Two RNAs folded together computationally: RNase P RNA and transfer RNA, 522 nucleotides in total. Model confidence (mean pLDDT): 75 of 100.
[in-house]
């Protein structure tokens, strides 16, 4: 030194010359408003010139600033700011091991628990397999033991399973090793992504059977079988330690043996208004404060922090005319109105919001970290038909060409993703190239 | 800037509760015809936008890009 892989930084540098947008200082010509002083008119309200000051807007002159890790996507969370207005409840959307860290988060950090790779080590003559430690990668990682749902095709059977092919038992036929019945939850094989946990063991006598003795952890059968015991490993409940906690870990019971899938339905636990800076607040300016339909002014009906039920809150009415004792009901007419659709009309300015912030740098220190907490120092774009750019010249890096024994050296090339739009904190995606750490791997010179 | 939606054959649209992706017009051969047309009769043409989980299985369920419609200013 190389080459994978995982993590972090940084992502051109210096001068020149010519532009763009802001912002601070002068500066005087122009023009515009403004306050005042003087002069002319006057119908005594005013009007009209000129001069000082002041502010604006173009102009010049200095000065001092100006894109990024991602600004991108808008994918999560938040400040903001706004709805004329108590809520509640189900629908819906989101989150989902454990503990920290934050303003907040679906996002970081640590730890748990599964999983997949390497190394080492245990078994074992030896490989596989199995199994312990360590080290890194991945893990949308709550519950299928609440309930419904699903699983093509192959397969005998696919979730109250099931018998094809060998095999084991019983039995028929006969030429004695062959056919054929019938069992047998089951030892092999075969099918699938998935086949319902594995290993033994069930004794001895009454001559057998039936019945019974004795024995034993238990006393099945023709041959098995969770039919019985016994160990093993899973799972469940319940207790005992450790640890905050996820868990781990020991002990007892229980043949309970209960598969997958919840980025299937759904159950649990927690949290959710709703529009985005074109939010919105104030100025100015223009025009036909028109015009059609609906629906309400009566509240079971219109409208509303989007569905739905309740709850709540909201604007706008009077006339006649018919029926009736009355309350009311039915109709008709104009007006109204925080309401809906349509259709037409002006306006396309300006000022706040807006950049001082959960800011950014350094140095102490508490924590494994992520993060905090003292101290000092620092101002770093706010633009809106939207600025940060062109050139030129030296350096860096890298390519390709001449040149060399190699090099100096001369020419040409190339330098990526990209571009602020309210702001901030994550994620994801893009991105030549260079630097730094670590793990592996290979094995060359010294 | 902010916020809502679709990608499926050449072109216009199906595919439900995941299980061999279908029509329609359009292409191509072939029949008929003296030819065209028209009508019959047969075929081709898709890795469902892209990649990646979830699953035994994805066009369909999730993430992340990519292309491409569409609204939204303010006054009466």
């Nucleotide at each position: 030194a190389g080459a994978a892989c995982a993590g972090g930084u940084c992502g051109g540098g210096c001068g020149g010359u010519c532009g763009c947008u802001g912002c601070c200082g002068g500066c005087u010509c122009u023009g515009a408003g403004a306050u005042u002083c003087a002069g002319a008119u006057u119908u005594c309200g005013a009007u009209u010139u000129g001069g000082c000051u002041c502010u604006c807007a173009c102009g010049c002159c200095g000065g001092g600033a100006g894109a990024g890790g991602a600004a991108a996507g808008u994918c999560c969370g938040a400040a903001c700011a706004c709805u004329a207005u108590a809520g509640g409840g189900c629908a819906g959307c989101g989150a989902g091991c454990c503990c920290g860290c934050u303003a907040a988060c679906g996002g970081c950090g640590g730890g748990g628990c599964g999983u997949c790779a390497a190394a080492c080590g245990a078994c074992c003559u030896a490989a596989a397999a199995u199994u312990g430690u360590u080290u890194g990668g991945c893990g949308a990682c709550g519950a299928c033991a609440a309930g419904u749902g699903c699983a093509a095709c192959a397969g005998a059977g696919a979730a109250c399973a099931g018998a094809c092919c060998a095999g084991c038992c019983c039995u028929g036929a006969c030429a004695a090793g062959u056919c054929g019945g019938g069992g047998u939850g089951a030892u092999g094989g075969g099918u699938g992504a998935a086949a319902c946990g594995g290993u033994g063991c069930g004794g001895c006598c009454c001559g057998c059977a039936c019945g019974g003795g004795c024995u034993u952890a238990a006393u099945g059968u023709a041959a098995g079988a969770g039919c019985g015991c016994a160990c093993c490993g899973g799972c469940g409940c319940g207790u005992g330690u450790g640890g905050u906690g996820a868990c781990a870990u020991g002990c007892g019971c229980g043949g309970c043996c209960a598969g997958g899938c919840a980025a299937a339905c759904u159950c649990c636990u927690c949290g959710c208004a709703g529009u985005g800076c074109a939010a919105g607040a104030c100025c100015a300016a223009a025009u036909a404060g028109g015009g059609a339909g609906g629906c309400g002014u009566c509240a079971u009906a219109g409208g509303g922090c989007u569905g739905c039920c309740c709850g709540c809150c909201c604007a706008a009415u009077u006339u006649c005319c018919g029926a009736g004792c009355a309350a009311u009901c039915g109709g008709a007419a104009a007006a109204c109105g925080a309401c809906c659709u349509c259709c037409g009309g002006g306006u396309a300015g300006g000022u706040c919001g807006c950049u001082c912030g959960a800011g950014c740098c350094c140095g102490u220190u508490g924590g494994c970290a992520a993060c905090g907490a003292c101290g000092g120092g620092c101002c770093u774009a706010g633009a809106u038909g939207a600025a940060u750019g062109a050139u030129c010249g030296c350096c860096a890096u890298c390519c390709c060409g001449a040149g060399u024994c190699a090099a100096a050296u001369c020419g040409g090339g190339a330098u990526a993703c990209a571009g602020a739009a309210u702001u901030c904190g994550g994620c994801u995606u893009a991105u030549a190239g260079a630097c730094c750490u670590g793990u592996u791997c290979a094995g060359u010179u010294u | 800037g902010c916020c809502c939606g679709a990608g499926u054959a050449g072109c216009u649209c199906a595919a439900c509760u995941g299980a061999u992706g279908g029509a329609g017009c359009g292409c191509u051969g072939g029949u008929c015809c003296u030819a065209c047309a028209a009508a019959c009769c047969a075929g081709a043409g898709g890795c469902u936008g892209a990649a990646g989980g979830u699953u035994u299985a994805a066009g369909u369920c999730c993430u992340u890009c990519c292309u491409u419609g569409g609204g939204c200013a303010c006054c009466a």